Predicted 3D model of a 342-nucleotide part of an RNA (large-subunit ribosomal RNA, domain IV) from Balanophora nipponica. Its Rfam family is "Bacterial large subunit ribosomal RNA". Its family is annotated with structural constituent of ribosome and ribosome in the Gene Ontology.
Context: one part of a larger RNA
RNA sequence: AUUUUUUUAAGGAACUAGGCAAAAUAAUUCUGUAACUUAGGAAUAAAGGAUAUCUUAUAAUUAAUAAAAAAGAUUACAAUAAAUAUAUCCUAACGACUGUUUAACAAAAACACAAGUUUCCGUAAAAUUGUAAAAAUUAUACAUGGAAGCUGACGCCUGCCCAGUGCUAUAUAAUAUAAAAUAUAUAAGUUUAAUUGAUAACAAUUAAAAGCUAAAAAUCUAAAUUAUAGUAAACGGCGGCCGUAACUAUAACGGUCCUAAGGUAGCAAAAUUCCUUGUCGGGUAAGUUCCGACCUGCAUGAAAGGCGUAACGAUUGGGAUACUGUCUUAAAAAAAUAUUUG
Numbered sequence: 001a002u003u004u005u006u007u008u009a010a011g012g013a014a015c016u017a018g019g020c021a022a023a024a025u026a027a028u029u030c031u032g033u034a035a036c037u038u039a040g041g042a043a044u045a046a047a048g049g050a051u052a053u054c055u056u057a058u059a060a061u062u063a064a065u066a067a068a069a070a071a072g073a074u075u076a077c078a079a080u081a082a083a084u085a086u087a088u089c090c091u092a093a094c095g096a097c098u099g100u101u102u103a104a105c106a107a108a109a110a111c112a113c114a115a116g117u118u119u120c121c122g123u124a125a126a127a128u129u130g131u132a133a134a135a136a137u138u139a140u141a142c143a144u145g146g147a148a149g150c151u152g153a154c155g156c157c158u159g160c161c162c163a164g165u166g167c168u169a170u171a172u173a174a175u176a177u178a179a180a181a182u183a184u185a186u187a188a189g190u191u192u193a194a195u196u197g198a199u200a201a202c203a204a205u206u207a208a209a210a211g212c213u214a215a216a217a218a219u220c221u222a223a224a225u226u227a228u229a230g231u232a233a234a235c236g237g238c239g240g241c242c243g244u245a246a247c248u249a250u251a252a253c254g255g256u257c258c259u260a261a262g263g264u265a266g267c268a269a270a271a272u273u274c275c276u277u278g279u280c281g282g283g284u285a286a287g288u289u290c291c292g293a294c295c296u297g298c299a300u301g302a303a304a305g306g307c308g309u310a311a312c313g314a315u316u317g318g319g320a321u322a323c324u325g326u327c328u329u330a331a332a333a334a335a336a337u338a339u340u341u342g
Stems, first nucleotide, its partner, number of pairs: 001337008010328002014326001019323001027051005036041001038153001052074005075079001087321007094313002099111002115151007127137003154308004159238003164235002166231005173226002181219002188213003191208007239257005266300001267297001278294005
């Protein structure tokens, strides 16, 4: 000097991004225990007291010990005498909860969850794997079942829009084609026969029934497309401008344009508010944070759920008590290690 540990006058968070770290609390027993609440909880809430040893004597209880209550005495600074053993309260945000997660920088407000709801599926099921296969999972199952999506306990609720996109349905609405099927005809090739070439092969010409190959056309015709209707706990969307009341201000009211419909209830400078440290109130001597309101919502809003909510949380913000070397401001000591001098 470093590391680990112990102690500290007066103050007690003035430290700091932040009480990080440390200190404090702690066992058993008695008393006592608020708001709120889903009546279970909250709760070991909070807050306060007691605890050793010896003597005397006793009821009830037990298989037995133990344990409990009463009176008195004794020792110490101190009796759960060492060690081990919660800090507490108020308030807000988010998520209901227990649970899960980035093995090795993130444990959370993310995921999951019970519950709600929509869609698909009648068994050769829907959905999924597989080569458009066989086959398999689903399924020892059968709609009180299985699959896919969204929301996420509970309470009060969940508004308007089907124009666009998607999905579903309808058809004696419109309309063009594919494959397949049907019947007939045509041209070519293949094939057969005859003739000719000197002639077996071979070549040329002529004629021809069916079949096969390939091509073109005709008849007939599906989904699709178009049309109509439905559907938003499907993807999604949910306006401007102008005027008006007997101070002023504001506009219940009126006019006008556009739209599929113009944002309802609720909440709101919010985990969403740029301007912004918005304005007012509270808390502080002093508060860009925090809490309660206002509403001028740059750019809230109802299952990408809206608003509340007891309980819960190694979650996040703000405050208070206790406590302390975090600090004012540093000091002393122990152990280990390193270095210097001897």